[in-house]
Context: one part of a larger RNA
RNA sequence: UGACGGGGGCCCGCUCAAGCGGUGGAGCAUGUGGUUCAAUUCGACGCAACGCGAAGAACCUUACCUGGGUUUGACAUCCCGAGAAUUCUGUAGAAACACAGAAGUGCCUCUCUGAGGAGCUCGGUGACAGGUGCUGCAUGGCUGUCGUCAGCUCGUGUCGUGAGAUGUUGGGUUAAGUCCCGCAACGAGCGCAACCCUUGCCUUCAGUUGCCAGCAUUGAGUUGGGCACUCUAAAGGGACUGCCGGUGUUAAACCGGAGGAAGGUGAGGAUGACGUCAAGUCCUCAUGGCCCCUAUAUCCAGGGCUACACACGUGCUACAAUGGUCGAUAAAAAGGGCUGCGAUCCCGCGAGGGGGGACUAAUCCCAGAAAAUCGACCUCAGUUCGGAUCGGAGUCUGCACUCGACUCCGUGAAGCUGGAAUCGCUAGUAAUCGCGGAUCAGCAUGCCGCGGUGAAUACGUUCCCGGGCCUUGUACA
Numbered sequence: 001u002g003a004c005g006g007g008g009g010c011c012c013g014c015u016c017a018a019g020c021g022g023u024g025g026a027g028c029a030u031g032u033g034g035u036u037c038a039a040u041u042c043g044a045c046g047c048a049a050c051g052c053g054a055a056g057a058a059c060c061u062u063a064c065c066u067g068g069g070u071u072u073g074a075c076a077u078c079c080c081g082a083g084a085a086u087u088c089u090g091u092a093g094a095a096a097c098a099c100a101g102a103a104g105u106g107c108c109u110c111u112c113u114g115a116g117g118a119g120c121u122c123g124g125u126g127a128c129a130g131g132u133g134c135u136g137c138a139u140g141g142c143u144g145u146c147g148u149c150a151g152c153u154c155g156u157g158u159c160g161u162g163a164g165a166u167g168u169u170g171g172g173u174u175a176a177g178u179c180c181c182g183c184a185a186c187g188a189g190c191g192c193a194a195c196c197c198u199u200g201c202c203u204u205c206a207g208u209u210g211c212c213a214g215c216a217u218u219g220a221g222u223u224g225g226g227c228a229c230u231c232u233a234a235a236g237g238g239a240c241u242g243c244c245g246g247u248g249u250u251a252a253a254c255c256g257g258a259g260g261a262a263g264g265u266g267a268g269g270a271u272g273a274c275g276u277c278a279a280g281u282c283c284u285c286a287u288g289g290c291c292c293c294u295a296u297a298u299c300c301a302g303g304g305c306u307a308c309a310c311a312c313g314u315g316c317u318a319c320a321a322u323g324g325u326c327g328a329u330a331a332a333a334a335g336g337g338c339u340g341c342g343a344u345c346c347c348g349c350g351a352g353g354g355g356g357g358a359c360u361a362a363u364c365c366c367a368g369a370a371a372a373u374c375g376a377c378c379u380c381a382g383u384u385c386g387g388a389u390c391g392g393a394g395u396c397u398g399c400a401c402u403c404g405a406c407u408c409c410g411u412g413a414a415g416c417u418g419g420a421a422u423c424g425c426u427a428g429u430a431a432u433c434g435c436g437g438a439u440c441a442g443c444a445u446g447c448c449g450c451g452g453u454g455a456a457u458a459c460g461u462u463c464c465c466g467g468g469c470c471u472u473g474u475a476c477a
Base pairs, nucleotide, nucleotide: 001477002476003474004473005472007471008470009469010468011467012466013465016460019425020424021423022422023421026317027316028315029314030313031312032311033310034308035307042053043052064303065302066301067300068299069298070297073128077127078126079124080123081122082121083120086103087102088101089100090099091098107117108116109115110114130292131291133290134289135288139286140285141281142280143279144277146275151190152189153188154187155186156185157166158165159164170181171180172179196269197268198267199266201237202236203235204234206232207231210227211226212225215224216223240263243257244256245255246254247253319418323378324377325376326375327374328373335366336365337364340359345354346353347352385415390410391409392408393407394406395405396404431453432452433451434450435449436448437447
């Protein structure tokens, strides 16, 4: 100087407390461990691994296993020889591949019955290719985490023999090393804040594909008409402790008030200092070293990654009456669409099929929002709760046996609120309800977004956990 203390002081955080809803019990989905297996490819392991890499394993993917093939190779450059490229057919085979036959003769240049060149294919030689093989403890890059915590440092000066100190400590204050005052310090840098995006109010410009107040018109903003309103998307304004009162050291600031759409960081996002964990990744990529080179390379078929006594994590659906079923009926937002989204109409109980208007989309389509509201039935029961499992019949994509999703008929399991323990959340939040997108032929309870309905509680910081500043002890570095 740090680190540590079941030392002290001050302060903060959904840290506890106050509340609301869960997990832990059940069934299923998914990941992991374990076990099994020819293989169940590999990585990730407290927080910070475990719906993680994977925004989607039937083949492919695929790295694993079994079997069948190839060896200048599936891919790149160079050299030599041959042939146009290319297309079609047959045989054997699971395919890869092997063999045979037929068609076919292109482009450019030149001293054109010939020669050369470009491109492509085949054969040969060796240089080489190739490796998701090892090492993340050789590395770059990227990422997680402490933590959006308020810290981390430097120059000059001063003090100290020195390591170092000072500044950065102290008195106030703040979300903040934020600001003020004081001070052997005076300044500065990286962080904080602001500048950026979204949202909340207003103005201006603009009015189609958007909108409809008044006038006609229609089943309907449908059409004429209009751009006032909504909205859209560009530029501005607006909030700064600016004003008033009080407290305070005449300071910084805090408390209350006015005005205001918004008040003291308005709300949310992006943004992550010096560093820590030899944290993660050699399987995104790049790369040193080592290793394989008729195999650890490469092609193909089939299988596996989907196994199952069990254990754990993360979720979905429930156990019901604030509910279930049936009927009627209202109002979203944000997205996607040309090998695409696909209306009206017809067929089917349905998944879906036929057909194809319009739309390169503020125009057309996906598209019915659901919970909510109104009416009816059920009356506390393993039930008109719950839907697992199984049988049958089908639909769609594609090649659905191992191993897809969905529909219909039947079947109707466990489950009556979950031990010890443990998680999230402070407001348009939790809870609850549906909608969309990426990936994608098909496959979503996961992920990323969107809106609808919409709470309860916070006395307080003693205690648990994590963190910041000062100080103290130390046999630790």
Predicted 3D model of a 477-nucleotide part of an RNA (small-subunit ribosomal RNA, 3' major domain) from a metagenome. The full RNA is in RNAcentral, with records from SILVA. Its Rfam family is "Bacterial small subunit ribosomal RNA". Gene Ontology terms of the family: ribosome and structural constituent of ribosome. The coordinates come from a structure-prediction model, not an experiment, and the mean pLDDT is 83.